[in-house]
RNA sequence: UUCUUAUCGAGAGUCAGGGGAGGAACUGGUCCGUUGAUCCUGCAGCAACCAACUAACCUUAGAUGAAUAAAUUUCUUCAAGGUUAUGAAAGGUGCUAAUUCCAGCAGACAUUAGAUGUAUGAUAUAACAUCCAAAUGUCUGGAAGAUGAGAA
Numbered sequence: 001u002u003c004u005u006a007u008c009g010a011g012a013g014u015c016a017g018g019g020g021a022g023g024a025a026c027u028g029g030u031c032c033g034u035u036g037a038u039c040c041u042g043c044a045g046c047a048a049c050c051a052a053c054u055a056a057c058c059u060u061a062g063a064u065g066a067a068u069a070a071a072u073u074u075c076u077u078c079a080a081g082g083u084u085a086u087g088a089a090a091g092g093u094g095c096u097a098a099u100u101c102c103a104g105c106a107g108a109c110a111u112u113a114g115a116u117g118u119a120u121g122a123u124a125u126a127a128c129a130u131c132c133a134a135a136u137g138u139c140u141g142g143a144a145g146a147u148g149a150g151a152a
Base pairs, nucleotide, nucleotide: 001152002151003150004149005148006147007146008145013043015042016041017040018039022032023031024030026104027103028102029101044096045095046094049092050091053087054085055084056083057082058081059080060079062078063077065075066074067073100144105141106140107139108138109137110136111135112134114131115130116129117128118127
């Protein structure tokens, strides 16, 4: 760097030192920042992805011992594998403004606006039907990004 997979509405810094202008990936919006941000170091904290651990449960023609007259029966302990946990966490990461800050692409639904038609003797309003695109909102999926784990 690429691929696969899981997660991203919770949580956690008004700390100390350094440094000095941009930062929140990109685009638009909206925010943060000389009352010193982003960033680096230290300390503190959050979380529980991986590894190890704990508890409960499941599996095994497994080992072990016990019960019974006996058994392909029941049970104890152990081993291996697995599942679950709002268990713990001193290891490996990660994280500590705002839902990944919001949106971006596609679809569904709702509302609003427009055009045409029906209806009427005619006009206007209202109603109904059809159509196109747009705006807003809700939801679903995707894309992009971030982080973990595995692989190349």

The RNA shown here (SAM riboswitch aptamer (S box leader)) has 152 nucleotides and comes from Aquibacillus albus. Taxonomically the source falls in Aquibacillus (Bacteria, Bacillati, Bacilli, Caryophanales). The model forms 97% of the base pairs in the Rfam consensus. The prediction has a mean pLDDT of 76. Its Rfam family is "SAM riboswitch aptamer (S box leader)". About the family: The SAM riboswitch is found upstream of a number of genes which code for proteins involved in methionine or cysteine biosynthesis in Gram-positive bacteria.